[in-house]
RNAcentral holds the full RNA, with entries from ENA. Predicted 3D model of a 504-nucleotide part of an RNA (small-subunit ribosomal RNA, 5' domain) from an uncultured bacterium. Rfam family: Bacterial small subunit ribosomal RNA. The coordinates come from a structure-prediction model, not an experiment, and the mean pLDDT is 85.
Context: one part of a larger RNA
């Protein structure tokens, strides 16, 4: 000098930030991911019209419109948000490569959308179970599912031509054969969609060079291990996996083992070199009660999805079930220590939707905390009888000290009253009657903490008497202590001041 700090004493205001560093301990409660009826068939409600029953004001049926929506279906739940347990690794940083790859939504270009089929929910009937949740039979729609047709600049195979390259090889063209598409909706006339291909953009995957911890009181490690052939698998290369063959591969330039640790942009310090660090913000990675697994999907081996196992908690009719805050609040616990079970989608952004709109503890705000930085205030000018009081004294005085009183002012902050935003582009403002402006009141409501032997700015008195105590180092204290305690005075900093801890 610095801090995500803590503790002690003290505490007026504002702005901007920051706030579980410990138990990746366990969690009550609420919320944090939905949306689309312009994909679909139903169901319910309301209204209107018609018909019927008729107890005259209800019930039933049909049609139409509107609204709501459990289910099927689509898109999104792979983003956003949290945490740092693991990880010494191509995890990260940086620079390259992929002639070995994928990419929903978006953009551009070309082409197409013909004709069929069978189901399953919902629903109905029956039925099992305490519940969670099912079972059987029957009916039904679709942008759900499945054949057929169409078929190329697609894919595969074969033949072939040209050009190119960093090895395998790549690109472009020609011919032949084979294979593969589609979906409609609606305010009904303009949109939104659907299928195939090519390209772009974005996002990812993989490979490599180099770089960044400690220990040799860890010296050998390795059997899919190292390489090859073949096969499987993957979007893709590859011992990634498998069969066979060979015996390799790494290591004193530190392998292996052990310990520690998320990495970086940055941050702190320092003249720099360097050292330390990785809170907030941004990028990447990993994880989601512990371990394992796959499904769906453009994308996950998926925090608020599924399955299995373990531990724990809860419900149970004992047969069986339910759960996962390292999301936002909040609780217990741990701890020296870290906040509200707040408001709003008004803005920015995200998801869905044609839109209206809905959802959004992302976010914007507010609350709490001197935790930090910055700013302001606690009054200004005059005022010597140098008042009183205090302290001290050589009793003359000295000092507190222009300090106070007193006089004249001011109104920052504050209090009261009135007005009142920008942030929003037509509408729409949580913040918020906030910021700010105007008027009024009145010095009124606002100063402490530490130190005073030297280092180190600042001294006397009394008490104590190697006691009580102080102390960062040197050291003070045993009867005149500027070093302990108190008082007066002084110095320093100031809404803070000291102490402790950690780093330079």
């Nucleotide at each position: 000098g610095a801090c995500g700090a803590a503790c002690g004493c003290u505490g007026g205001c504002g702005g901007c930030g920051c706030g579980c560093c410990u138990a990746a301990c366990a969690c009550a409660u609420g919320c944090a991911a939905g949306u689309c009826g312009a994909a679909c068939g139903g169901a319910a409600a309301u209204u209107a019209a018609g018909g019927g029953g008729c107890u005259u004001g209800c019930c039933c049926c049909u049609u139409a419109a509107u609204u709501u929506u459990a289910g099927u279906g689509g898109c999104g739940g792979a983003c956003g948000g949290g945490u740092g347990a693991g990880u010494a690794a191509c995890a990260c940083g940086u620079g390259a490569g992929c002639a070995a790859c994928c990419u929903g939504c978006c953009u551009u270009a070309c082409u197409c959308a013909g004709g069929g089929g069978g189901a399953c929910a919902a629903c109905g009937u029956c039925u099992g179970g305490a519940a969670a949740c099912g079972g059987a039979c029957g009916c039904u729609a679709a942008u759900a599912c499945c054949g057929c047709a169409u078929a190329a600049c697609a894919u595969a195979u074969a033949u072939u031509u040209a050009c190119c390259g960093c090895a395998u090889g790549g690109u472009a063209g020609a011919u032949a054969u084979a294979u593969c598409a589609a979906a409609g909706a609606u305010u009904u006339u303009a949109u939104c969609g659907g299928a195939g291909u090519a390209a772009g953009a974005u996002g990812g995957g993989c490979u490599c060079g180099c770089g960044g911890c400690u220990g040799a009181u860890u010296a050998g490690a390795u059997a899919g291990u190292u390489g090859g052939u073949g096969a499987g698998g993957u979007a893709a290369c590859g011992g990634c996996u498998c069969a066979c063959c060979a015996a390799g591969u790494c290591a004193g330039c530190g392998a292996u083992c052990a310990g520690u640790a998320g990495c970086c942009g940055g941050a702190c310090u320092g003249a720099g070199a360097g050292g330390u660090u990785g809170a907030u913000c941004g990028g990447c990675c990993a994880c989601a009660u512990u371990g394992g697994g796959a499904c769906u999907g453009a994308g996950a081996c998926a925090c608020g999805g599924c399955c299995c196992a373990g531990a724990c908690u809860c419900c149970u009719a004992c047969g069986g079930g339910a759960g996962g805050c390292a999301g936002c609040a909040g609780u217990g616990g741990g701890g020296g220590a870290u906040a509200u079970u707040g408001c709003a989608c008004a803005a920015u952004g995200g998801g869905g939707g044609a839109a209206a709109c809905c959802c959004u503890g992302a976010u914007g705000c507010a609350g709490c905390g001197a935790c930090g930085c910055c700013g302001c205030g606690u009054g200004a000018g005059g005022g010597a009888a140098g008042a009183a009081g205090g302290u001290u004294u050589u009793c003359g005085g000295a000092u507190u000290g222009u300090a106070a009183a007193c006089c004249u002012c001011u109104g920052u902050c504050u209090c009261c009253g009135g007005g009142g935003a920008a942030g929003a582009a037509a509408a729409u403002g949580a913040c918020g009657g906030u910021a700010c402006c105007c008027g009024g009141g009145g010095a009124g409501g606002a100063a402490g903490c530490c130190a005073c032997g030297g280092c180190u700015a600042a001294c006397u008195a009394c008490g104590u008497g190697c006691c009580a105590g102080c102390a960062g180092c040197c050291g003070c204290g045993g009867u005149a202590a500027u070093a302990c305690g108190u008082a007066g005075g002084u110095g320093g900093c100031a809404a803070g001041c000291g102490u402790u801890g950690u780093c330079c």